About this RNA: The RNA shown here (Lysine riboswitch aptamer) has 177 nucleotides and comes from Gemella sp. zg-570. The model forms 100% of the base pairs in the Rfam consensus. Its mean pLDDT, the model's own confidence on a scale to 100, is 81. It matches the Rfam family "Lysine riboswitch aptamer". Rfam 15.1 lists 3,224 matches to the family in 1,923 species. The sequence is in RNAcentral, with records from Rfam.

């Protein structure tokens, strides 16, 4: 001075970066759900099925009419912590929940493995109480980094292109000159 290995420690992308707890607010909602009460009947209770067990003709459940009445998750804000495959998300496996039993869904965890540099915006679709979000798909910009070609005294800039096991600064191992 080069070359191998997902070798190590450090960094950057941003004014809506990521994610976690925290405070306060609206929302959810005059719903859930409780109490009276009236008229009414045979069923009712899980997210769905089906067995089980409860419960109901001492009228339940549902349905009007009074009085009373939330919480979770999600959102928006404060603060404070942790990072830059931050983090989401797809299949598989295993596990806890959701009645106590099966199977399926659904909410979580771990463990492999796939895909996605980064946030928005617009479509669909799906979740949701919501037209807020929030996932997923595509599209048309914007933006970080690299490579290339040209401008330029230099910082930079225009262009195409790829993408994170990526780029940057230091450094270590093993190898060529």
């Nucleotide at each position: 001075a080069g070359g191998u290995g997902a070798g190590g420690u450090g960094g950057a992308g941003g004014u809506c970066g990521c994610g976690a707890a925290c405070u306060u607010u609206a929302u959810u909602a005059g719903u859930a759900g409780g109490c009276a009460u009236a008229a009414g009947u045979a069923g009712a209770g899980u997210g769905u099925a089906g067995a089980a067990c409860u419960u109901g003709u001492u009228u339940a459940g549902g349905u009007g009419u009074g009085c009373c009445g939330a919480a979770a998750g999600g959102a928006a804000u404060u603060u404070u912590c942790g990072c830059c495959g931050a983090a989401a998300u797809g299949a598989u496996a295993u596990u806890u929940g959701u009645u106590a039993c099966u199977a399926c869904g659904c909410a979580g965890a771990u463990a492999u493995u796939g895909u996605u540099g980064g946030g928005g915006c617009u479509a669909u679709a799906c979740u949701u109480a919501a037209u807020a979000g929030g996932u997923a798909u595509a599209g048309a910009a914007c933006u970080g980094u690299c490579a290339u070609a040209g401008c330029u005294a230099a910082a930079g800039c225009u262009a195409u292109g790829u993408u994170g096991a990526g780029c940057u600064a230091c450094u270590g191992a093993c190898u060529u000159u």